[in-house]
Context: one part of a larger RNA
RNA sequence: CCUGUUGCUGGACAGAAAGACCCCGUGGAGCUUUACUGUAUUCUGACAUUGGUGCGUGCUGUUGACUGUGUAGAGUAGGAGGGAGUGUUUUGCCGCCCAAGGGUAGCAAAACACGUCAAUGAAACACCUCUCUUUUAACAGUGCAAACCUAACUAUCUUCCGUUAUCCGGAAGGAGGACAAUGUUUGAAGGACAGUUUAUCUGGGGCGGAUUCCUGCUAAAAAGUAACGCAGGAGCACAAAGGUUCCCUUAUCUCGGAUGGAAAUCGAGAUGUAAGCGUAAAGGUAUAUGGGAGCUUGACUGCAAGACAGACAAGUCGCGCAGAUACGAAAGUAGGUCUUAGUGAUCUUCCGUGAGCCUAAUGGUAGGCCCGGAACUUAUCGGAUAAAAGUUACCCCGGGGAUAACAGGCUAAUAGUGCCCGAGCGCCCACAGCGGCGGCACUGUUUGGCACCUCGAUGUCGACUCUUCUUAUCCUGGGGCUGGAGCAGGUCCCAAAGGUUGGACUGUUCGUCCAUUAAAAAGGAGCGUUAGUUGGGUUUAGAGCGUCGUGAGACAGCUCGGUCCCUUUCCGCAACAGG
Numbered sequence: 001c002c003u004g005u006u007g008c009u010g011g012a013c014a015g016a017a018a019g020a021c022c023c024c025g026u027g028g029a030g031c032u033u034u035a036c037u038g039u040a041u042u043c044u045g046a047c048a049u050u051g052g053u054g055c056g057u058g059c060u061g062u063u064g065a066c067u068g069u070g071u072a073g074a075g076u077a078g079g080a081g082g083g084a085g086u087g088u089u090u091u092g093c094c095g096c097c098c099a100a101g102g103g104u105a106g107c108a109a110a111a112c113a114c115g116u117c118a119a120u121g122a123a124a125c126a127c128c129u130c131u132c133u134u135u136u137a138a139c140a141g142u143g144c145a146a147a148c149c150u151a152a153c154u155a156u157c158u159u160c161c162g163u164u165a166u167c168c169g170g171a172a173g174g175a176g177g178a179c180a181a182u183g184u185u186u187g188a189a190g191g192a193c194a195g196u197u198u199a200u201c202u203g204g205g206g207c208g209g210a211u212u213c214c215u216g217c218u219a220a221a222a223a224g225u226a227a228c229g230c231a232g233g234a235g236c237a238c239a240a241a242g243g244u245u246c247c248c249u250u251a252u253c254u255c256g257g258a259u260g261g262a263a264a265u266c267g268a269g270a271u272g273u274a275a276g277c278g279u280a281a282a283g284g285u286a287u288a289u290g291g292g293a294g295c296u297u298g299a300c301u302g303c304a305a306g307a308c309a310g311a312c313a314a315g316u317c318g319c320g321c322a323g324a325u326a327c328g329a330a331a332g333u334a335g336g337u338c339u340u341a342g343u344g345a346u347c348u349u350c351c352g353u354g355a356g357c358c359u360a361a362u363g364g365u366a367g368g369c370c371c372g373g374a375a376c377u378u379a380u381c382g383g384a385u386a387a388a389a390g391u392u393a394c395c396c397c398g399g400g401g402a403u404a405a406c407a408g409g410c411u412a413a414u415a416g417u418g419c420c421c422g423a424g425c426g427c428c429c430a431c432a433g434c435g436g437c438g439g440c441a442c443u444g445u446u447u448g449g450c451a452c453c454u455c456g457a458u459g460u461c462g463a464c465u466c467u468u469c470u471u472a473u474c475c476u477g478g479g480g481c482u483g484g485a486g487c488a489g490g491u492c493c494c495a496a497a498g499g500u501u502g503g504a505c506u507g508u509u510c511g512u513c514c515a516u517u518a519a520a521a522a523g524g525a526g527c528g529u530u531a532g533u534u535g536g537g538u539u540u541a542g543a544g545c546g547u548c549g550u551g552a553g554a555c556a557g558c559u560c561g562g563u564c565c566c567u568u569u570c571c572g573c574a575a576c577a578g579g
Stems, first nucleotide, its partner, number of pairs: 001579008010571003015565001022400004027396002029392004035196005041189003045185005051149003056144010068132001078131005085114009095104003153176002157173006199211003208228001212234006235381001236278001237337002242296007250274001251271006276285002279342001281340003300323004306317003312382001325334003348375005354370001356369003407454001408452001409450003413447001415443006424434002461536001462534003466528001467525005474499003477494006501515005542560004546555003
């Protein structure tokens, strides 16, 4: 070296299971609720099956009666109209009826009551008519409430019969009773049940923030151009802050000047747009787009050549023509505002206009079309619906290393180590020993950043076991300097051969403590090592506490409990045997 046997499991990102964690899907399911929309069910009013009686009470109508206090005034004056006499009793005369008594119409006289008067805005319940307010009686109609009745209806009450029958039917009795029950319908309650929804971007997801429009920068001298890039604004305002004609010039500084000052108003000069322009910023603008005054409504109707911009849909500018108008002497200017934000498709509904058009035999009505307008923080702003929140550790499926947690990789802010400078400390003296403020490197042991292999699986902390490497050396060895007398030290250089303990507590790594030691060094090897062991911790399903949540449930909060599979094919390694 080859072959084999017996072993061990370091590797084959070994085997097993299309990862259960994480994210995604306009996937699913369980559960919750003050998510949305419904349903069972319950309650409730009305009507029907559903009838009778009286009492009480409400409303309406008819008839009759009652009622009415401002002040002044004889006084308890409802309002309006007519209106000068009216009513009662007795007597007499006369007509009629009548057996008598008596009744009744008219006239006259007497008595009584009231009126015309004076006051009052308004004058007599003297008389007649209508009517209001209050109260009330009768009748009619119609409700309500509480009773009573029996004949509908009810019975899982008794007896008898069909009948040898705890069903059913019939008869009788007693009980309940127009209720209950049922049907149709109104309004409630209604996670008991059902169907669903619960956005996206995102240096993983969640939390936070954002989602449309405008201005500047990023933007690389046309336009355009991203980021959870850097700065700011808008979701309006104005009947003048619009149109036109005419006129005017701001701001700051210096000097001068009564009260007067840093700043009021006045004069001169300098700078030259720095002022102002409703509002953010940018561009623009003094020959006005700024300031003032006069007159006004073009903040018009019907169009529109041609362009900008643009996936589309939207968006922007506009010569010129016709009509009617404002200002101006006129030329002319004016289709809102110096410009760029101040916004919302389609459907639905509503409003206006009419000289229009369609409307299935015809005429009409309803409806639709055409033109103009309104109602959406449809703000997730190209708007899924008129209408929608959570939870899952009981979970499931499809996918993803397009995307997180472990490990690796890149990086090295952070961390560790070294060096430079030399302010200062060190009695004196920068450098025995230290070294402010700063600077330059290295390492890849920390915390991170990135998301590059792996989600058809790379098992995760600690302990045990066993091995090897590094040196930035804890001990043992050799040396330089010393603020090294010696002993003992400090600091630096060389050096990795060997070594680097036993315990208490904690799942701990770490750490604190006890007792030793020459010393009880720091690290790497997939935070070495689970097809080597363990399973205390973390990280399923059970349960409890605290806190949060209405709740289902949740918590790098706590607590008790909780299945660790693998017969070795190859490489590797060890021992042995043969060649």
The prediction has a mean pLDDT of 83. This is a predicted structure of a 579-nucleotide part of an RNA (large-subunit ribosomal RNA, domain V) from a candidate division WWE3 bacterium.